[in-house]
Context: one part of a larger RNA
RNA sequence: GGAUGAACGCUAGCGGCAGGCUUAACACAUGCAAGUCGAGGGGUAACAUGAUAGCAAUAUUGAUGACGACCGGCAAACGGGUGCGGAACACGUACGCAACAUACCCUAAUCUGGGGCAUAGCCCGGUGAAAACCGGAUUAACACCCCAUAAGAUAAUAGAGUGGCAUCACUUAGUUAUUAAAAAUUCAUUGGAUUAGGAUUGGCGUGCGUCCCAUUAGCUAGUUGGUAGGGUAAAGGCCUACCAAGGCUACGAUCUGUAGCUGGUCUGAGAGGACGACCAGCCACACUGGGACUGAGACACGGCCCAGACUCCUACGGGAGGCAGCAGUGGGGAAUUUUGGACAAUGGGCGCAAGCCUGAUCCAGCCAUGCCGCGUGCGGGAAGAAGGCCUUCGGGUUGUAAACCGCUUUUGUCAGGGAAGAAACGGUCCGGGCUAAUACCCUGGAUUAAUGACGGUACCUGAAGAAUAAGCACCGGCUAACUACGUGCCAGCAGCCGCGGUAAUACGUAGGGUGCAAGCGUUAAUC
Numbered sequence: 001g002g003a004u005g006a007a008c009g010c011u012a013g014c015g016g017c018a019g020g021c022u023u024a025a026c027a028c029a030u031g032c033a034a035g036u037c038g039a040g041g042g043g044u045a046a047c048a049u050g051a052u053a054g055c056a057a058u059a060u061u062g063a064u065g066a067c068g069a070c071c072g073g074c075a076a077a078c079g080g081g082u083g084c085g086g087a088a089c090a091c092g093u094a095c096g097c098a099a100c101a102u103a104c105c106c107u108a109a110u111c112u113g114g115g116g117c118a119u120a121g122c123c124c125g126g127u128g129a130a131a132a133c134c135g136g137a138u139u140a141a142c143a144c145c146c147c148a149u150a151a152g153a154u155a156a157u158a159g160a161g162u163g164g165c166a167u168c169a170c171u172u173a174g175u176u177a178u179u180a181a182a183a184a185u186u187c188a189u190u191g192g193a194u195u196a197g198g199a200u201u202g203g204c205g206u207g208c209g210u211c212c213c214a215u216u217a218g219c220u221a222g223u224u225g226g227u228a229g230g231g232u233a234a235a236g237g238c239c240u241a242c243c244a245a246g247g248c249u250a251c252g253a254u255c256u257g258u259a260g261c262u263g264g265u266c267u268g269a270g271a272g273g274a275c276g277a278c279c280a281g282c283c284a285c286a287c288u289g290g291g292a293c294u295g296a297g298a299c300a301c302g303g304c305c306c307a308g309a310c311u312c313c314u315a316c317g318g319g320a321g322g323c324a325g326c327a328g329u330g331g332g333g334a335a336u337u338u339u340g341g342a343c344a345a346u347g348g349g350c351g352c353a354a355g356c357c358u359g360a361u362c363c364a365g366c367c368a369u370g371c372c373g374c375g376u377g378c379g380g381g382a383a384g385a386a387g388g389c390c391u392u393c394g395g396g397u398u399g400u401a402a403a404c405c406g407c408u409u410u411u412g413u414c415a416g417g418g419a420a421g422a423a424a425c426g427g428u429c430c431g432g433g434c435u436a437a438u439a440c441c442c443u444g445g446a447u448u449a450a451u452g453a454c455g456g457u458a459c460c461u462g463a464a465g466a467a468u469a470a471g472c473a474c475c476g477g478c479u480a481a482c483u484a485c486g487u488g489c490c491a492g493c494a495g496c497c498g499c500g501g502u503a504a505u506a507c508g509u510a511g512g513g514u515g516c517a518a519g520c521g522u523u524a525a526u527c
Stems, first nucleotide, its partner, number of pairs: 001527002004524001006523005013374006019367002021332001026330003030327003035074003040071002043067002047065003050061004081285003091209007100202002105198008113147004123136005152179006159172005183190003211257001218248003223245008260282004264275004287308005310321004338364001340363003346360001347358004377407004387398004413463005421454001426448008471516005476497003482511005492499002
């Protein structure tokens, strides 16, 4: 000198863009953060409409719009948070899988036949303080089960051909065995099953790279390898039995400590050094430890079970909970924000769609935390006013500074106007494709209605009026900037050298000056 997720002191006008618990992965009140589908189902708790009865109050009725709870499907494994652990194939990079999986999506082929008994809900009854649970009767499905069919797939068997990378891979005709399905509706669409391929996303293996300590020198029994089996989507001591005695290490094993890794960030001429906030990729974790279930995918942050610590409720028998989601609270700390608005845009889930949900996201609020920009006026004005300070008492300086005259109006205030971000989807019309079809569907063009949280915001116009806006540090040398008074080795200053003991440019105050400026200084750690 640079730079910071900074803090502290003094000060503070505005805007744009960014950033905002670095500490206790400490504990959490409250609200919200994952739902959706009635075009899967039986139905009807609430609301609305209709109908019926009644003078009316009202009652009945799933008939209709819709729809609580329930069964079922998909989603909930994404998105969001944090950095505990981990020195490791965790990450980065380059390869490999002839050892693998992949819901939704796309392409292609072949199917979608027949039957069955349950169960939730509703109803009845019971237990319990509650959480919740039990019994009976009854009912549906795209829930569950069985049979048929088998283009194909899988397994076994024996044959032929082609190729390769050792085990082998691919193609092909045959036999045997096993294995599918679900329907819905507004009626031409959507769905379901099997198989092959694609796309996407993952799983696994390997080479190389990746902190400190030798005041850590030896470490290792599933350990290293083999055989057989189990297990997995899949190779493998991944696991088990048996057999052998191996394997790693001074090119640093093992132990200990520290740490999420990377793209990158800061600095530096570079080489390097330090760091890994925000943004992006990967990993790990979700009160602590363990476990599996469901599923295409989890060993699952807002799922389940067990154990533990803690908190809460309790009728003492027993139950409930998990903010390292967004806000917010206590605590810790030098220190870090609102219990805000909206789904308008982008994206995601579900749905044929309309739409619903979305603390993702987009916005607003707070904070000079940072970067950038603007302003606090401009021109004239010497009686060089008054006052202050200094003085050799002549004067000097503050100083064109002020007053005063003229001008302007950024910003602020008031008034008026006022966006872009929103065109998709939808409607109408006209083409093209598909088709028997002028339906439907897909697609192109024209035209058209609606939709904005921010927000009456940005921006524009006008009005009055210099009006609403400057501080902080320093002035002995390094280092730009000096005098007076007070103090008297005291009080104090200080980054280093050093100042202060009666004339202190070094302490304190004042005048003046220097530097930076809505900031200026200090501290911390870093190059």
The part of an RNA shown here (small-subunit ribosomal RNA, 5' domain) has 527 nucleotides and comes from an uncultured bacterium. The RNAcentral record of the full RNA draws on ENA. Its Rfam family is "Bacterial small subunit ribosomal RNA". Its mean pLDDT, the model's own confidence on a scale to 100, is 83.